[in-house]
RNA sequence: CUCAUCCAGAGGGGCAGAGGGACCGGCCCGACGAAGCCCCGGCAACCACCCGUCCACCGGGUCAGGUGCCAAGUCCGGCCCGCCAGGCGCGGGAAAGAUGAG
Numbered sequence: 001c002u003c004a005u006c007c008a009g010a011g012g013g014g015c016a017g018a019g020g021g022a023c024c025g026g027c028c029c030g031a032c033g034a035a036g037c038c039c040c041g042g043c044a045a046c047c048a049c050c051c052g053u054c055c056a057c058c059g060g061g062u063c064a065g066g067u068g069c070c071a072a073g074u075c076c077g078g079c080c081c082g083c084c085a086g087g088c089g090c091g092g093g094a095a096a097g098a099u100g101a102g
Stems, first nucleotide, its partner, number of pairs: 001102006011040005019029003023078004041070003045067003048062005074096001079093005
């Protein structure tokens, strides 16, 4: 840079000691212990494999080797459009971000 996905799923212990949820605004989480590091455990999105099936960008399943992940929809919004009598309301699409594959 390109493509795909982002309404599912999954936490205990030790060290440590005040932050964390990308950014901004909000709203949350945190001394009943944040970030970080270590150990053990778990999940199954992508890579892999099997089936429907003749084909598949579709659907279902298996494994847990690689990557990833284990508060809240990517926590919500941020820009544009539509709906509504109205709203701190609802819906759609972007942007940005994250992860994987190339």
This is a predicted structure of a 102-nucleotide RNA (SAM riboswitch aptamer (S box leader)) from a soil metagenome. RNAcentral holds the sequence, with entries from MGnify. Its mean pLDDT, the model's own confidence on a scale to 100, is 83.